[in-house]
RNA sequence: ACGUAUCAACCGGGAGAGUCGGUUUGGUCCGCGCCGAAGGAGCAACCGCCCCGGUCACUCUCAGGCAAAUGGACCGGUUGAGGCGC
Numbered sequence: 001a002c003g004u005a006u007c008a009a010c011c012g013g014g015a016g017a018g019u020c021g022g023u024u025u026g027g028u029c030c031g032c033g034c035c036g037a038a039g040g041a042g043c044a045a046c047c048g049c050c051c052c053g054g055u056c057a058c059u060c061u062c063a064g065g066c067a068a069a070u071g072g073a074c075c076g077g078u079u080g081a082g083g084c085g086c
Stems, first nucleotide, its partner, number of pairs: 002085003006081008018032001020031003033066003039062001040060003046054003
């Protein structure tokens, strides 16, 4: 230098579910109904040092969300860091 995995920053893409009823300057507040892809929790399989722990895009919906905006797992690109391979 190159390749690779991880982390961070930036850019782009990014789903689902009522712009329901009342109310309000205003999705502001209340009620009901819904969604899962921030986070959180639970557990199956699996793994381990097998007391137990880790852990899914599965499950729950505490939180969050259900016009727009914001957010958004994940994917792609760029840059940087240290690690491994060569």